[in-house]
Context: one part of a larger RNA
This record gives sequence, structure tokens and C1' cells, in this order.
RNA sequence: UCAUGGCUAAGGAACUAGGCAAAAUAGACCCGUAACUUCGGGAGAAGGGUCGCCCACAGCAAUGUGGGCCGCAGUGAAAAGGUCCAGGCGACUGUUUAUCAAAAACACAGGACUCUGCUAAAUCGAAAGAUGAUGUAUAGGGUCUGACACCUGCCCGGUGCUGGAAGGUUAAGAGGAGAUGUUAUCGCAAGAGAAGCAUUGAAUUGAAGCCCCAGUAAACGGCGGCCGUAACUAUAACGGUCCUAAGGUAGCGAAAUUCCUUGUCGGGUAAGUUCCGACCUGCACGAAUGGUGUAACGAUCUGGACACUGUCUCAGCCAUGAGCUCG
Repeated sequence: UCAUGGCUAAGGAACUAGGCAAAAUAGACCCGUAACUUCGGGAGAAGGGUCGCCCACAGCAAUGUGGGCCGCAGUGAAAAGGUCCAGGCGACUGUUUAUCAAAAACACAGGACUCUGCUAAAUCGAAAGAUGAUGUAUAGGGUCUGACACCUGCCCGGUGCUGGAAGGUUAAGAGGAGAUGUUAUCGCAAGAGAAGCAUUGAAUUGAAGCCCCAGUAAACGGCGGCCGUAACUAUAACGGUCCUAAGGUAGCGAAAUUCCUUGUCGGGUAAGUUCCGACCUGCACGAAUGGUGUAACGAUCUGGACACUGUCUCAGCCAUGAGCUCG
């Protein structure tokens, strides 16, 4: 000096990114116990008291009541919750990056849409076959959301899906007008040229799809701008105009979302870029890519308080081991 323990005057978080670490709390019995709440909880809430030994009495006993005794200390050692307030997120128990992340991520019960009538859909497999399922729409598959409460607005123009079939377009196939090659033949020649065999091939016909017409957003998604106006000012219930498929409803809002920003006001502090409550000017919230609340729960995250302490002011001492010396 380091490691692991033990103790420490006065102060008590002044330490620090942060009470990290440590200290404190702790058992049993009795009393007592708030907001809130889904009436189950919250709750061991919080907070307070008793506990040893001897004697007497009551009792079958456990034990209780009364009196007395000792100590700093009686769950006499060890083992054995720190607590409270407020907020974010996720309802909860659970699951996860074996070996840097345990979470607000995943899952979840519940909700919704959609496919599937059974040789089901879906999946694996060239196939046989198997799973689904020895199930049968109160079933099975896929997708999204994620307890519960109150709700879930407008847009079908684009993309997708579903339905429709009049018209347009459209493949192979069918069809075969015609054309070309060849040459029996005709012709003095130029040339014409049947049948056959080949090569090619117009019209016509020809499904789905696409175009088209509808529906559908708990499908993918989207949800405006400018100007003017009230008898102080300011603001604009109101009006005008342009564009759009439609112009963001309820609720929430400087938020896990707010750039400007340490916004402004209030609270807490002597002093608060964090925190809580408001405001709304939402750069760039918003309704199952769910919106807003919410009791309980959380080795979650954030802020505050009490208790407690060597975290600190500011260090000191002790024990053990290492370090050091010799081998």
C1' cells in the first nucleotide's frame, strides 16, 4: 500500500451521475392502522407496547394476574422486513440476449378482423404419406391489439382484398383466305402452272388476368392553406377564397413524443437544466400501428421525505491475509 472484517468524537448525504456501498429495520404476542380500491385488497400499512429470573394466587395444563430481584442491555449470542409520499411505463404470475442488456422488450387472459363445410384451410414432403385431429365453425389456421373502466371519430382517391360481369385488351389451341418452293403439262420463247409434298399464314373463334363497375380501414394507409372581421387593445364565435378522397373528432399534451427550451406560472429547496401541478404557441400526440384513466403487482425507471450510517467533512485505530526480507 492492497484485500477482507471490526470500532470511531462532532456533524449526518455536505459524497456521488445516483445513498453505490455500508448502516439501520428484523422474532413472538398485544394494541393500532390512512388515501385509494376492481371491495379481494392496500396491510406486517404507518405507529406504539411487552418479553429475563424468583414468589404468591387462579387453572388439569398451556397460561394469566399481582408482588419482588438483577443488569447498559431479557427474541441478552447467531439466524429473521427499513419505511413513507408522488410520478412514468407495463395490468398481473410468467419469458428473454447460456458467456456485458431481465427491461418499458416477448408472452398473457380478454378483444377484433380474416380464412376453413371436412379428402377442411394451413404446414412438411417430387410422392406415398403425415401434422391439423382419432378434432368438425362454442372447431382449426393466420394477422393485429393486449386485464379492467370509458371509448374507438372522418376518408375507399392510391395500394391490397372481396364481389361483378356488359364492353375494351388478351395466350396456346381451333381455323384456314392467301402467299412461296418444287414440277406433270402448255408454250418458239418469255412465261403460265393442276394435283401432291413442303414452308408460311389473314379474317374468325378463344379463359383467367388487366382496364372497367361496386364494396371494404380493429386492411396497408391518410386525416390542409391563405385573407378579413366584435364600440380600448388583444383574440376571433363569423365570413371569403384555393385545394383535397377526407381535412385530426373525443381525450391527452414542453409528454419515453417540445427543436426553439433551463418555454411561462405555481409547488417543493436558502439555492432545483431534474421532479410534481397547470397553461397550449402539439418544430413533429391522437384513437386496437389503439386513445385516456386505473386498484393490485415490479431485483423496472424518475423525483422527494423519515430513520440510519466512515458515502463524505477527514481521517484514525485494531485483527487476519497478501505485499516486503531470507531461503